[in-house]
Context: one part of a larger RNA
RNA sequence: UAACGAGGGCCCGCACAAGUGGUGGAGCAUGUGGUUCAAUUCGAUGCAAAGCGAAGAACCCUACCAGAGCUUGACAUGCCAUGAAUCCUCCCGAAAGAGAGGAGUGCCUUCGGGAACACAGACAUAGGUGGUGCAUGGCUAUCAUCAGCUUGUGCCGUAAGGUGUUGGGUUAAGUCCCGCAAUGAGUGCAACCCUCAUGUUUAGUUUCCAACAUUGAGUUUGGAACCUUGAACAGACUAUCAGUGAUAAGCCGCAGGAAGGUGAGGAUGACGUCAAGUCAUCAUGCCCCUUAUGACCUGGGCGACACAGGUGCUAAAAUGACAGGGACAAAGGGUCGCGACCCCGCAAGGGAAAGCUAACCUCAAAAACCCAGCCUCAGUUCGGAUUGCAGGCUACAACUCACUUGCAUGAAGCUAGAAUCACUAGUAAUCGCCGGUCAGCCAUACGGCAGUGAAUCUGUUCUCGGGCCUUGUACA
Numbered sequence: 001u002a003a004c005g006a007g008g009g010c011c012c013g014c015a016c017a018a019g020u021g022g023u024g025g026a027g028c029a030u031g032u033g034g035u036u037c038a039a040u041u042c043g044a045u046g047c048a049a050a051g052c053g054a055a056g057a058a059c060c061c062u063a064c065c066a067g068a069g070c071u072u073g074a075c076a077u078g079c080c081a082u083g084a085a086u087c088c089u090c091c092c093g094a095a096a097g098a099g100a101g102g103a104g105u106g107c108c109u110u111c112g113g114g115a116a117c118a119c120a121g122a123c124a125u126a127g128g129u130g131g132u133g134c135a136u137g138g139c140u141a142u143c144a145u146c147a148g149c150u151u152g153u154g155c156c157g158u159a160a161g162g163u164g165u166u167g168g169g170u171u172a173a174g175u176c177c178c179g180c181a182a183u184g185a186g187u188g189c190a191a192c193c194c195u196c197a198u199g200u201u202u203a204g205u206u207u208c209c210a211a212c213a214u215u216g217a218g219u220u221u222g223g224a225a226c227c228u229u230g231a232a233c234a235g236a237c238u239a240u241c242a243g244u245g246a247u248a249a250g251c252c253g254c255a256g257g258a259a260g261g262u263g264a265g266g267a268u269g270a271c272g273u274c275a276a277g278u279c280a281u282c283a284u285g286c287c288c289c290u291u292a293u294g295a296c297c298u299g300g301g302c303g304a305c306a307c308a309g310g311u312g313c314u315a316a317a318a319u320g321a322c323a324g325g326g327a328c329a330a331a332g333g334g335u336c337g338c339g340a341c342c343c344c345g346c347a348a349g350g351g352a353a354a355g356c357u358a359a360c361c362u363c364a365a366a367a368a369c370c371c372a373g374c375c376u377c378a379g380u381u382c383g384g385a386u387u388g389c390a391g392g393c394u395a396c397a398a399c400u401c402a403c404u405u406g407c408a409u410g411a412a413g414c415u416a417g418a419a420u421c422a423c424u425a426g427u428a429a430u431c432g433c434c435g436g437u438c439a440g441c442c443a444u445a446c447g448g449c450a451g452u453g454a455a456u457c458u459g460u461u462c463u464c465g466g467g468c469c470u471u472g473u474a475c476a
Stems, first nucleotide, its partner, number of pairs: 001476001003473003007470007015460002019423005026314005032308002034305002042053002064300004070294001073125001077124002079121001082118002086103005092097001107114002127289002130287003136283002138278003143272001148187006154163003167178003193266004198234002201232002204229001212222002237260001241253001243251002303442001320375001322373001324371003332363003337356002342351003382413001387408006429452002432449004
């Protein structure tokens, strides 16, 4: 000096407490371990692996397995020979691959040839999702959005080092003030950026819309204010006042204000720590394979199933299920697309088809909610697993192994032990909507959007994690 301590002091955090809802029990979905297997490809393993890489495994992807065939190779550059390229037919075959026959002669030209492409040959070499993340770059997680981490000069110490950065207050903050052998500076903090909340400011289309016309009706059309809205600008700074404080920094309370003390949320992640993660995004040293650890194809596997733990969805019902009617969003996507209206079908869907490269058309129905009806506490009109039959759609193909519709079937489950998780306000809880990936979809995932909308905390004794100061110990 750093680390550690059931040493001490001060402080913070959904850390506890106070509350609300879960997980742990059931069924299913999904990833992991284990087991099995020809293969169940690989990686990730306390927090910080396990709905993770994967924003989508039927083939492909695919790296794995079985079988079949290739060897200058699926891909790149160089040499040489032949032929333009390309297209069609036949045969063996599961395909890849191997073999045979025919059509065809382009562009530039100094007529020698050249460019592009195909095929044969010999070598240089290609290739490797093979190994090492403990050889590495880059990127990332974590402590942690915690408030720290450093340095120049000076001073102190023989030196390692100290001081500054400690102390008194204060803050979300090494934030600011005061003091001080220190005085300056850098990087973090904050601010600058984006979204939301207000506006009698400015300007406006395809947005919006009252009278007035128009129409059978409808912002449908003409015309045109407010409003909604999309865009610029303004606005909040402890600025004003009272109290408190050391006359400071600040703290507390009121006013005004749409908003008040960081207004709310996001982006932004210091020096470092863990030989943390990734050689399978990519790049890369070294090692290894080279008729195979490379490359092509068909089929299978990644989807197995005594079990274990993780993350979720659906429930057990009356604050409800069912059937009928009625109302109100935001944000997104769309031409290989979204597809209205109409017709057929119980439905999934099918037919035909207008509009839309979108503030214009469309996906699109928001659902919880409200009104009246039925059920009457049951394993039920709860719950929907499982299974049978008949259909639909996507795709070359739906058996292994997709989704979906109708009819039938109707399992466990009557609120969960020890334990454990999330959350402080438009939050939790609950209710739907959209998107990416995508032919389709195993999405109950992930990322966004709005609707309804609580309870509790004005405390720090204790548990966990962290910051500062101080003290003790062993070790370097």
The prediction has a mean pLDDT of 82. Predicted 3D model of a 476-nucleotide part of an RNA (small-subunit ribosomal RNA, 3' major domain) from Pinus lambertiana.